Predicted 3D model of a 72-nucleotide RNA (transfer RNA) from Fibroporia radiculosa.
The sequence is in RNAcentral, with records from GtRNAdb.
A source record names the gene tRNA-Ala-TGC-1-1.
It matches the Rfam family "tRNA". Rfam links the family to the GO term triplet codon-amino acid adaptor activity.
Lineage of the source: Eukaryota > Fungi > Agaricomycotina > Fibroporiaceae > Fibroporia.
RNA sequence: GGGCGUUUGGCACAGUGGUAGCGCGCCUGCUUUGCAUGCAUGAGGUCGAGGGUUCAAACCCCUCAACGUCCA
Numbered sequence: 001g002g003g004c005g006u007u008u009g010g011c012a013c014a015g016u017g018g019u020a021g022c023g024c025g026c027c028u029g030c031u032u033u034g035c036a037u038g039c040a041u042g043a044g045g046u047c048g049a050g051g052g053u054u055c056a057a058a059c060c061c062c063u064c065a066a067c068g069u070c071c072a
Stems, first nucleotide, its partner, number of pairs: 001071007010024002013021001018055001026042001028040003048064005
């Protein structure tokens, strides 16, 4: 320098055009003498950045950035 892939809550991930979700973690409550477990409830994300297409974009297109991998 070139090809491919990834980027979504604190962490690991799903979601491939029509209200952003699950698990773990965290807050609060119940249960306990207390802790753990269990149960209930809640908070937390302008979906890496910018632009474009569309009535509508996490999703499609372009550019850029970071990371991984392969080739030179």